[in-house]
RNA sequence: GCGGACGUGGUGGAACUGGUAUACACGCAGGCUUGAGGGGCCUGUCUUCGCAAGAGGGUGAGGGUUCGAAUCCCUCCGUCCGCA
Numbered sequence: 001g002c003g004g005a006c007g008u009g010g011u012g013g014a015a016c017u018g019g020u021a022u023a024c025a026c027g028c029a030g031g032c033u034u035g036a037g038g039g040g041c042c043u044g045u046c047u048u049c050g051c052a053a054g055a056g057g058g059u060g061a062g063g064g065u066u067c068g069a070a071u072c073c074c075u076c077c078g079u080c081c082g083c084a
Base pairs, nucleotide, nucleotide: 001083002082003081004080005079006078007077010026011025012024019067027045028044029043030042031041032040033039046057047056048055049054060076061075062074063073064072
């Protein structure tokens, strides 16, 4: 240099054919259980505003297509694989 795969909460990862973003697990926080610990169980856990109810934003960055984009298209950034 050329070709290909991938990038989603703190972590691993789902999201089907473009139609509720973060299911599920881990971790973390609080609680219950225990003499204590471990284990088990319950609740919470992207972010901003709000007392709350609720509302807005967010899928590596920017743009495009579409009524609607994590998903399709373009450019760029990064990681990995192959070829030379």
Predicted 3D model of an 84-nucleotide RNA (transfer RNA) from a Parcubacteria group bacterium. The organism belongs to Bacteria candidate phyla, within Bacteria. The prediction has a mean pLDDT of 80. Rfam family: tRNA. It is annotated as a transfer RNA. Gene Ontology term of the family: triplet codon-amino acid adaptor activity.